[in-house]
A computed fold for a 354-nucleotide part of an RNA from a Candidatus Woesearchaeota archaeon, annotated as small-subunit ribosomal RNA, central domain.
Context: one part of a larger RNA
RNA sequence: UUGGGCCUAAAGCGUCCGUAGCAGGUCACGUCAGUUCCUUGUGAAAUCGUAUGGCUCAACCAUACGGCGUGCAAGGAAUACUGCGCGACUUGGAACUGGGAAGAGUAAAGGGUAUUUCUGGGUUAGCGGUAGAAUGCUAUAACCCCAGAAGGACCGCCGAUGGCGAAGGCACUUUACUGGAACAGGUUCGACUGUGAGGGACGAAAGCUAGGGGAGCGAUCCGGAUUAGAUACCCGAGUAGUCCUAGCUGUAAACGCUGCGUGCUAGGCGUUGCCAGAACUACAUGUUUUGGCAGUGUCGUAGUGAAGACGUUAAGCACGCCGCCUGGGAAGUACGGUCGCAAGGCUGAAACUU
Repeated sequence: UUGGGCCUAAAGCGUCCGUAGCAGGUCACGUCAGUUCCUUGUGAAAUCGUAUGGCUCAACCAUACGGCGUGCAAGGAAUACUGCGCGACUUGGAACUGGGAAGAGUAAAGGGUAUUUCUGGGUUAGCGGUAGAAUGCUAUAACCCCAGAAGGACCGCCGAUGGCGAAGGCACUUUACUGGAACAGGUUCGACUGUGAGGGACGAAAGCUAGGGGAGCGAUCCGGAUUAGAUACCCGAGUAGUCCUAGCUGUAAACGCUGCGUGCUAGGCGUUGCCAGAACUACAUGUUUUGGCAGUGUCGUAGUGAAGACGUUAAGCACGCCGCCUGGGAAGUACGGUCGCAAGGCUGAAACUU
């Protein structure tokens, strides 16, 4: 418990697709279901109002009339809006065409430096590590220098306040396949749309199952230090893991802590993509500049806001749909259900306390 809210106080589902539902562009005609008006019936009594009367008055009671009963049913009328039917339209939406942009995805192939190990050669006593040390490595020749090989992971510079993707996320190069957005044309369809309870798909890292792989890094564990102690910070080792393939898990400060769509409401300065114009010109896939659309930043007006701040990428002004919140703790716990191999996830209280 509402005419309130959800960036930071409690509160936007991690993201998208989509079923039911809800909401829905412009014009004409029809219908009259919703809607509006009228009439009739019904809508118990008491209660309520007015008047009169009865108890000595009053409360109370009786009678009459009115009102209430916010509704339901039937009949009639109206046709603006909504619905329904039918026809048409092009602005929303979709398709098409065009030349371009991009770390968008999947698969394959190729490459690059570095670390590590091994082999060969050179050289000889230290190396490593730290605030300082020690553990550690090294005379079975280390460290260092040169040449070669193996193997795994990663992808410097370009690189950005930049780009792409629904989100998670995505960066060496090339190829094949797949997807999306922007811009331009105004060719086609003609409201086909928006949102979306349930539902489905995707979803970092860690973790799990099976099989590979294992260079570096590195939870756990071991050792050396530090310290009163040191289950840590520092150092030396190093297992799982990190990588690949096939499945599972389904969570994150999954953040812009800001749901999606549409319209309206000052501007200034950057930047990315596309389009159009102008000037210059070494005439090139050139340079400069102006405008439009779409994205991405920053400052800021009105306005909003408790303030911080937001401010055409709104947290302004409105509409549509969904999700969510209702003092703190107990608690995202218990119980039940359901999903999962498990870990656990989803749903989700109360007593009690303050």
It was read from a public genome assembly. The source organism's lineage runs through Archaea, Nanobdellati and Candidatus Woesearchaeota.